RNA sequence: AGGUCGUUAGCUCAAUGGCAGAGCAGAGGACUCAUAAUCCUUUGGUUGCAUGUUCAAAUCAUGCACGACCUA
Numbered sequence: 001a002g003g004u005c006g007u008u009a010g011c012u013c014a015a016u017g018g019c020a021g022a023g024c025a026g027a028g029g030a031c032u033c034a035u036a037a038u039c040c041u042u043u044g045g046u047u048g049c050a051u052g053u054u055c056a057a058a059u060c061a062u063g064c065a066c067g068a069c070c071u072a
Base pairs, nucleotide, nucleotide: 001071002070003069004068005067006066007065010024011023012022013021018055026042027041028040029039030038048064049063050062051061052060
């Protein structure tokens, strides 16, 4: 320098172009003499950034940033 893949909640990951979700973690409650475990409720997101396509974008296109790998 070129190529491929990845970037979504605090963490690990989902999500056919049509309501952004789960588990764990956090908060509150139930249970218990108490703690743990278990159960119930609940908070938390400019989907890495910008532009474009579209009635509609986490999803498609282009550029950029960061990371991993491959080639030279």
Description
RNAcentral holds the sequence, with entries from ENA. A computed fold for a 72-nucleotide RNA from Candidatus Vidania fulgoroideorum, annotated as transfer RNA. Its Rfam family is "tRNA". By type it is a transfer RNA. The source organism's lineage runs through Bacteria, Pseudomonadati, Pseudomonadota, Betaproteobacteria and Candidatus Vidania.